[in-house]
Molecule: FMN riboswitch aptamer (RFN element)
Organism: Psychromicrobium silvestre
RNA sequence: AACGUGCUCCGGGGUCGGUGUAAGUCCGAACCGGCGGUUAUAGUCCGCGACCCGUGCGCCUUCGAAAGAGGGCAAUCGGUUGAAUCGGUGAAAUUCCGAUACCGACAGUUAAAGUCUGGAUGAGAGAAGCACGUA
Repeated sequence: AACGUGCUCCGGGGUCGGUGUAAGUCCGAACCGGCGGUUAUAGUCCGCGACCCGUGCGCCUUCGAAAGAGGGCAAUCGGUUGAAUCGGUGAAAUUCCGAUACCGACAGUUAAAGUCUGGAUGAGAGAAGCACGUA
């Protein structure tokens, strides 16, 4: 150094105006972009996470003499899950440069949401560090 185990910490961003009784939701303009990979840097290539649907190792709890019934948490696994082209440079780039586009869960809201509120002071892909150990 590599590998293994344990622990600690970090780990999501985004507005102004107009109309109107009322809109950060409509109209106009604007702004934002998790994680790993990729001979060259990615919201739009490949994969992953979260959200959503199902499964339910295992656990907790209530009623009951028991059989059994009800409620809750939940490993793992599976499913679903949006969007980009052209030109240029170059050995190499749907990743850089130029141009023009496109996408963004669910619930709530006196008016329709990527940007407000909420689940979430949550969870997590992963990043960094520390300690111990092994051949």